[in-house]
This is a predicted structure of a 263-nucleotide part of an RNA (large-subunit ribosomal RNA, domain VI) from a Clostridiales bacterium. The coordinates come from a structure-prediction model, not an experiment, and the mean pLDDT is 89. Taxonomically the source falls in Eubacteriales (Bacteria, Bacillati, Bacillota, Clostridia). Its Rfam family is "Bacterial large subunit ribosomal RNA". Rfam links the family to the GO terms structural constituent of ribosome and ribosome. On this family, see Yusupov et al., Science 2001: "Crystal structure of the ribosome at 5.5 A resolution".
Context: one part of a larger RNA
RNA sequence: CGCAGGAAAUUUGAGAGGAGCUGUCCUUAGUACGAGAGGACCGGGAUGGACGAACCUCCGGUGUAUCUGUUGGCGACCAACGCCACGGCAGAGUAGCCGAGUUUGGCAGGGAUAAACGCUGAAGGCAUCUAAGCGUGAAGCCCCCCUCAAGAUAAGAUUUCCCAUGCUAAAAGCAGUAAGACCCCUUGAAGACUACGAGGUUGAUAGGCAGAAGGUGUAAGUACGGCAACGUAUUGAGCUGAUCUGUACUAAUAGGUCGAGGG
Numbered sequence: 001c002g003c004a005g006g007a008a009a010u011u012u013g014a015g016a017g018g019a020g021c022u023g024u025c026c027u028u029a030g031u032a033c034g035a036g037a038g039g040a041c042c043g044g045g046a047u048g049g050a051c052g053a054a055c056c057u058c059c060g061g062u063g064u065a066u067c068u069g070u071u072g073g074c075g076a077c078c079a080a081c082g083c084c085a086c087g088g089c090a091g092a093g094u095a096g097c098c099g100a101g102u103u104u105g106g107c108a109g110g111g112a113u114a115a116a117c118g119c120u121g122a123a124g125g126c127a128u129c130u131a132a133g134c135g136u137g138a139a140g141c142c143c144c145c146c147u148c149a150a151g152a153u154a155a156g157a158u159u160u161c162c163c164a165u166g167c168u169a170a171a172a173g174c175a176g177u178a179a180g181a182c183c184c185c186u187u188g189a190a191g192a193c194u195a196c197g198a199g200g201u202u203g204a205u206a207g208g209c210a211g212a213a214g215g216u217g218u219a220a221g222u223a224c225g226g227c228a229a230c231g232u233a234u235u236g237a238g239c240u241g242a243u244c245u246g247u248a249c250u251a252a253u254a255g256g257u258c259g260a261g262g263g
Stems, first nucleotide, its partner, number of pairs: 001151001005162007015148004021049007033038001051105005059099004066092005071085005109143003116136004163262001165175003180258004184200005205251003208247005214240003221234005
C1' cells in the first nucleotide's frame, strides 16, 4: 500500500514445514514343523538404545562479588571495617541458563497402490489374475499427529464495537471527531533494533520498604573462662543479587498525534 466504511477479537485452511527409527526379553510354545538336532508364523505384554521436544521437582554444572575463611600490602596504631593483588586465593551457593537430570513423542486407524497372490473371464468350445469387470496386498504414497499459514490479489468466515459532524451550491477535497490505535512513560520468564506481553493513579508495571523462602554458617558489642593464642554465652546469630506475598513511599505526571462519513 492492497483486501470498496473504520475498528477489536476469534477463526477456516489452499499451501508449506516437521515427525516417521529400532533392539532385547516374557508369553503363545518347547506348540506347528522335524527321525533328531533344532525350532517358528500369527497374536499379546514388558523393558531398552539412538533421535526429537519441553522443563528445572530431583541429580549435577555455572552462578565476576550472596555468605564465610584466609595470605601479602595500603588506609598512623588496637579493635572493627574498606580497598589492591587473575573474583588475590579457597569453601559453599538462590534465581536464571544448562545436561549428564526429569517428563514426553514415534502408537493405533482409514484410503489408493507396488511387487506379489487371487476371483470371474473371453479373444482362442480347453486353459489363462486381464483384454471388459472385481478383490487381497508394504517401514513406501495420501490422510490421521505437531507447527506456520487469507498478499490464498480467488486477499475467505464469524462475533462485537463506532456512527452519518462541519467547510464547500453539489462532487472531489479538506478539517475536527467516534470506536480504536499510536507517540510518550514504568517495564517483562519478550527481545540485537524492531516486534510481542503486562501496566500507566479508577494503578501493584518497575524500584524501594515489610514479611517469607532460599543461601551462608553462630556478626558486632558485652560478659565469663584462660598468662596467652583462643574458647563459651548472648545466637541458627548477623549478612543476604535475581524468588514469593503484601504495601502507593518513589517513578508510570501532564500532554500530543492518527483514526469512518461508506457501490